[in-house]
RNA sequence: UUGUUAUCAAGAAAGGUAGAGGGAAUAGACCCGUUGAAACCUUGGCAACCCUUUAACUUUAAAGAAGGUGCUAAAUUCUACUGCUUGUCCUUAAUUUAUUUCAGGAACUAAUCAAAGAGCAGAAAGAUAACGA
Numbered sequence: 001u002u003g004u005u006a007u008c009a010a011g012a013a014a015g016g017u018a019g020a021g022g023g024a025a026u027a028g029a030c031c032c033g034u035u036g037a038a039a040c041c042u043u044g045g046c047a048a049c050c051c052u053u054u055a056a057c058u059u060u061a062a063a064g065a066a067g068g069u070g071c072u073a074a075a076u077u078c079u080a081c082u083g084c085u086u087g088u089c090c091u092u093a094a095u096u097u098a099u100u101u102c103a104g105g106a107a108c109u110a111a112u113c114a115a116a117g118a119g120c121a122g123a124a125a126g127a128u129a130a131c132g133a
Base pairs, nucleotide, nucleotide: 001133002132003131004130005129006128007127008126013043014042015041016040017039021032022031023030026080027079028078029077044072045071046070049068050067051064052063053062054061055060076125081122082121083120084119085118086117088106089105090104091103093101094100
């Protein structure tokens, strides 16, 4: 550098050095930052991929944390690409207003198509681990 598989809405901070940026990349949005960013060091913590033990016996469950990694603002901060759904208004219930959802009702007619927005699912990209090349 690259391939395969698994996971990615949970969880976990102080101190020192340093001194203006940072949140992977591009664009937009939104955040963090001189009440101190990135980076590095120390100590701690989280988690349980590898690992250890036990049970089961073909891949699963429970417990553990010495060691190898990893992580320690916000969902991988959100959106971007694809597919599907989604007419208007009023009332009840859920809810933080709105939105949305459930149930009921009303009028209109456009009940078609398209777009925006929203929701759901997936992809792509990325991160981490384990095992390979």
Source information
SAM riboswitch aptamer (S box leader) from Flaviramulus multivorans, 133 nucleotides, folded computationally. The model forms 97% of the base pairs in the Rfam consensus. The source organism's lineage runs through Bacteria, Pseudomonadati, Flavobacteriia, Flavobacteriales and Flaviramulus. Its mean pLDDT, the model's own confidence on a scale to 100, is 75.